[in-house]
Molecule: transfer RNA
Organism: bacterium
């Protein structure tokens, strides 16, 4: 130098065009003599970045950046 794939919440990850989700994690209450557990309610996302397409984009499309795998 070429080819793929991934990029979403603190972490694991879903989510294929029309309200951004779950697990575990955090915080408050109930619960306990405490602590675990359990239960309720809550907090945390410019969906890596720039463009386009579209009435609409986390979802398609193109450069770009990070990793990661494989060829030379």
């Nucleotide at each position: 130098g070429g080819a793929c794939g991934a990029u979403u919440a603190g972490c694991u990850c879903a989510g294929u065009g029309g309200c951004a989700g779950a697990g575990c994690g955090c915080u408050a209450c109930a619960u306990u003599c405490a602590c675990a557990c359990u239960g309720u309610a809550g907090a945390a996302g410019u969906c890596g970045c720039u463009g386009g397409u579209u009435c609409g984009a986390u979802c398609c499309c193109a450069g770009c950046a990070u990793c990661g795998u494989c060829c030379a």